[in-house]
Context: one part of a larger RNA
RNA sequence: CUGGGCGUAAAGAGUUGCGUAGGUGGCAUAGUAAGUAGAUAGUGAAAUCCUGGGGCUCAACCCUUUAAACAUUAUCUAAACUGCUAAGCUAGAGGGCGAGAGAGGUAGCUAGAAUUCCUUGUGUAGGAGUGAAGUCCGUAGAUAUAAGGAGGAAUACCGAUGGCGUAGGCAGGCUACUGGCUCGUCCCUGACACUAAGGCACGAAAGCGUGGGGAGCGACCGGGAUUAGAUACCCCGUUAGUCCACGCCGUAAACGAUGGAUGCUAGCUGUUAUGCGUAUCGACCCGCGUAGUAGCGAAGCUAACGCGUUAAGCAUCCCGCCUGUGGAGUACGAGCGCAAGCUUAAAACAU
Numbered sequence: 001c002u003g004g005g006c007g008u009a010a011a012g013a014g015u016u017g018c019g020u021a022g023g024u025g026g027c028a029u030a031g032u033a034a035g036u037a038g039a040u041a042g043u044g045a046a047a048u049c050c051u052g053g054g055g056c057u058c059a060a061c062c063c064u065u066u067a068a069a070c071a072u073u074a075u076c077u078a079a080a081c082u083g084c085u086a087a088g089c090u091a092g093a094g095g096g097c098g099a100g101a102g103a104g105g106u107a108g109c110u111a112g113a114a115u116u117c118c119u120u121g122u123g124u125a126g127g128a129g130u131g132a133a134g135u136c137c138g139u140a141g142a143u144a145u146a147a148g149g150a151g152g153a154a155u156a157c158c159g160a161u162g163g164c165g166u167a168g169g170c171a172g173g174c175u176a177c178u179g180g181c182u183c184g185u186c187c188c189u190g191a192c193a194c195u196a197a198g199g200c201a202c203g204a205a206a207g208c209g210u211g212g213g214g215a216g217c218g219a220c221c222g223g224g225a226u227u228a229g230a231u232a233c234c235c236c237g238u239u240a241g242u243c244c245a246c247g248c249c250g251u252a253a254a255c256g257a258u259g260g261a262u263g264c265u266a267g268c269u270g271u272u273a274u275g276c277g278u279a280u281c282g283a284c285c286c287g288c289g290u291a292g293u294a295g296c297g298a299a300g301c302u303a304a305c306g307c308g309u310u311a312a313g314c315a316u317c318c319c320g321c322c323u324g325u326g327g328a329g330u331a332c333g334a335g336c337g338c339a340a341g342c343u344u345a346a347a348a349c350a351u
C1' cells in the first nucleotide's frame, strides 16, 4: 500500500459559518459516442515466465510448440449505464405570501436587592474567624442599628430533562438596529444540490499591548495557624487579574469524548413551538400532523458497556484522522505571534 477502523481501546480537525479547486449528484425525452461492451486487423524483438512435447540415467539445464491473458493502435458495430449537447419536469434546493416562538447578536437608556466604603445619629465592649486558636478590627468608639451619600460588579424569584445560537456561548427591564429558525399555503424558479483539500471568518478561560475602571472576589506576596517539616490544605490581609474600549493570542475534558448530507428500518411516554380536527359561547381537555428536545425500548449493531427514527441499525456520497509503548506532540526546519507560545512535525535509542 491493501485490508481494517475512529462513543469509552490509537483515531472526527474547536465550529465549518462563507465557500475555491476537486469528488459526487433527482425524474424523463432526443441526439452524440469520451468512458463502456463486442467484432476484425496490427503491434508488444530475442532471452525469461506460463501450457504441451522432447533431450542429457533424474534434476537443475537445454531444444521445441501453440495458446491464453494483459496492454495498446486503427476501423466497424451497439447505445443500457456514466459523461457531453439540446429542449423539458417537480418529489431535492431556493424564493414569495400569511402567521409564530425565542437568555440569538450589536448599541444605548434604565431598575431594585446585596457587598464594600464615606458622613451623621443611637449605643458600649467587644467583633471577626476556627476543629481549636492566633495574626486581624475595636474605647482615637468597632460589631449592631437608623438616615443620607459614593462606586463597581452581578442580575434572587420566574427557571425547567425549558428556549435560542454553526460552535465558543447567551439570563433584571425597556428601546433602536439586526441574523437565523419553525409552522401554514403549495403561488414562483426549475437541480440552481451535497461535501469540501487549501483559503477567509468566528472562537471559553487564562495571558499580552495601550488607555480607563476597581465594589466584591482574588493567582503572586506578607502574616497567623497546622505539622517532624508545610514553599499546601484552614485563617487575616492583599497585588496583578476579574470589568470597559480598541488591538493581539488561537488554545480547552472547545465533549454527545460520536464529521457533514440524503434515504430507509416497531413502538411507548414526557416536554417546547405551531397547524388542523373534535369539543365548547370561548378557552382548557382530547385526537392527528410538522419541527425541536428528553426518558424507555422491537429488530439490528457492539469486545462489552451500551446505541437504538436525534443510531453507535441498513445503505450511498464527500472530507478529516489512526497504525504497539516510551522517546514526543519533543528536536530541527518553516510559518504565525510584542511575548507567552501556537501550528506543522521526525529520528536515533530503549522495550
Base pairs, nucleotide, nucleotide: 004322005321006320007305008304012319014202015201017200018199022195023194024193026089027088029086030085031084032083034082035081036078037077038076039075040074041073042072043071044070052064053063054062055061092192093189094188095187096185097184098183099182100181104178105177106176107175108174109173110172111155116150117149118148119147120146121145122144126137127136163170164169207248208247209246210245211244212243216242217241221237222236223235224234259318260317261316262315263314264313267296268295269294270293271292272291273290274289275288276287277286300307301306324351325350326349333344334343335342336341
RNAcentral holds the full RNA, with entries from ENA and SILVA. This is a predicted structure of a 351-nucleotide part of an RNA (small-subunit ribosomal RNA, central domain) from an uncultured Candidatus Saccharibacteria bacterium. Its Rfam family is "Bacterial small subunit ribosomal RNA". The coordinates come from a structure-prediction model, not an experiment, and the mean pLDDT is 81.